[in-house]
Molecule: FMN riboswitch aptamer (RFN element)
Organism: Cnuibacter physcomitrellae
RNA sequence: ACGUGCUCCGGGGUCAGUGAGAUUCUGAACCGGCGGUGACAGUCCGCGACCCGCGGUCCUCCCAGGAGGGCGGCGGUUGACCUGGUGGAACUCCAGGACCGACGGUGAUGGCGCAGCCGCAAGGCUGGCGUCGAGUCCGGAUGAGAGGAAGCACAG
Numbered sequence: 001a002c003g004u005g006c007u008c009c010g011g012g013g014u015c016a017g018u019g020a021g022a023u024u025c026u027g028a029a030c031c032g033g034c035g036g037u038g039a040c041a042g043u044c045c046g047c048g049a050c051c052c053g054c055g056g057u058c059c060u061c062c063c064a065g066g067a068g069g070g071c072g073g074c075g076g077u078u079g080a081c082c083u084g085g086u087g088g089a090a091c092u093c094c095a096g097g098a099c100c101g102a103c104g105g106u107g108a109u110g111g112c113g114c115a116g117c118c119g120c121a122a123g124g125c126u127g128g129c130g131u132c133g134a135g136u137c138c139g140g141a142u143g144a145g146a147g148g149a150a151g152c153a154c155a156g
Stems, first nucleotide, its partner, number of pairs: 003154005008148002014028004029136002031101002033047004042099002051076004056071007081097005103139003110132005115126004
């Protein structure tokens, strides 16, 4: 120095305004997992997380071929960037201007559409139906994990 096993670590971010009521509306602000890439990346190339599907294996239950759960595998789905500058090299740096953000919950007595009712009409009303509605709040999650500095053990 390398290998194997174990330990450990391994996601960030809000104020104000309006209002009876909103960290969800409006305004302003703020945040950015892991590896790679000729040079530092939320936007490049991959991966993880979330969600969906299909086998495997183990456990539990019962009315005996089903139900539930754990572990592991495979597949699918999964957002967003340009311009100029420097340079040997940058969609990664500097300057400027943009953009994006899983699932479930809450859902301002809100928005939109429909329906019903009232009205001559403009329009109004309704706890009737449908639909939309949080990157920053709550939850799964004191979880899992891409991986990673270090420590310990073993072997060469």